[in-house]
C1' cells in the first nucleotide's frame, strides 16, 4: 500500500412507523423516538434512474381555473463517478 470483508473487538449510521404551534407548492428535509438494515447507509447532485411540479411554456375556458410539457426542486437508504476513513487480514 492494492486488495480482502469469515470471525472478534471498540464504536457509528438508522429504513418502515409514530409524534410535532418546524421548513417546503410539492416531492422531499428537519427534531425526537424507532430498530429493516449498513463497512463507507461518511462526504460532493458530476452523470444516469427514480419522485415532484411552484415558476415558466402550450392549450382550452374566459380572466382565473382546468390539462399537458417542462427542473431551476428533491433522492448519495437506486447505480456509476470522485473523495476522505475505522478495525481486522494481508
Nucleotide at each position: 500500500u492494492a486488495c480482502u470483508g469469515u470471525a472478534a473487538a471498540a464504536g457509528g449510521c438508522a429504513a418502515a412507523c409514530u409524534u410535532c404551534a418546524c421548513c417546503g407548492a410539492a416531492a422531499g428535509g428537519g427534531a425526537a423516538g424507532g430498530a429493516c438494515g449498513c463497512a463507507a447507509a461518511g462526504c460532493c447532485g458530476u452523470g444516469a434512474g427514480u419522485c415532484u411540479a411552484a415558476a415558466c411554456a402550450c392549450u382550452a375556458u374566459u380572466u382565473u381555473u382546468a390539462g399537458u410539457g417542462c427542473a431551476u426542486g428533491a433522492u448519495c437508504g437506486u447505480c456509476a463517478g470522485g473523495u476522505u476513513g475505522c478495525c481486522a487480514g494481508g
The RNA shown here (c-di-GMP-I riboswitch aptamer) has 90 nucleotides and comes from Lysinibacillus sp. AC-3. Its Rfam family is "c-di-GMP-I riboswitch aptamer". Rfam describes the family as follows. GEMM was predicted in a large-scale screen for bacterial structured RNA regulatory elements. The prediction has a mean pLDDT of 85. Lineage of the source: Bacteria > Bacilli > Caryophanales > Bacillaceae > Lysinibacillus.